The RNA shown here (SAM riboswitch aptamer (S box leader)) has 107 nucleotides and comes from Solitalea koreensis. The sequence was found by an Rfam model in a public genome assembly. The prediction has a mean pLDDT of 80.
RNA sequence: UGCUUAUUAAGAAAGACGGAGGGAAUAGACCCAGCGAAGUCUUGGCAACCUGUACUUACAAGGUGCCACAUUCUAUUCACACUAAUUAUGGUGUGAGAAGAUAAGCG
Numbered sequence: 001u002g003c004u005u006a007u008u009a010a011g012a013a014a015g016a017c018g019g020a021g022g023g024a025a026u027a028g029a030c031c032c033a034g035c036g037a038a039g040u041c042u043u044g045g046c047a048a049c050c051u052g053u054a055c056u057u058a059c060a061a062g063g064u065g066c067c068a069c070a071u072u073c074u075a076u077u078c079a080c081a082c083u084a085a086u087u088a089u090g091g092u093g094u095g096a097g098a099a100g101a102u103a104a105g106c107g
Stems, first nucleotide, its partner, number of pairs: 002106007013043005021032003025076004044067003048064003051060003072099001077096008
């Protein structure tokens, strides 16, 4: 880096360095940011997956991971329903996909 499976509405702080962007891609009339962004380090925390104990509740925090008051911030593709408009377009909702992220296994 690739493939498969599962999860993805909850949860979780502060300091130092740094010095302008960040929120995966694209687009946002959306959000955060010199009352310091990204990134690095330290301490602390959360408990998603594996692991251990338990045995179907729960506990631990060993391995990864995570710690925006934002659902994966919203949308992207398809189907259905409702609604507005009236000549083919918009809006709302639900579900399923695609993509992303995380974990485990495999090559």

Lineage of the source: Bacteria > Pseudomonadati > Sphingobacteriia > Sphingobacteriaceae > Solitalea. Of the family's consensus pairs, 91% are formed in the model.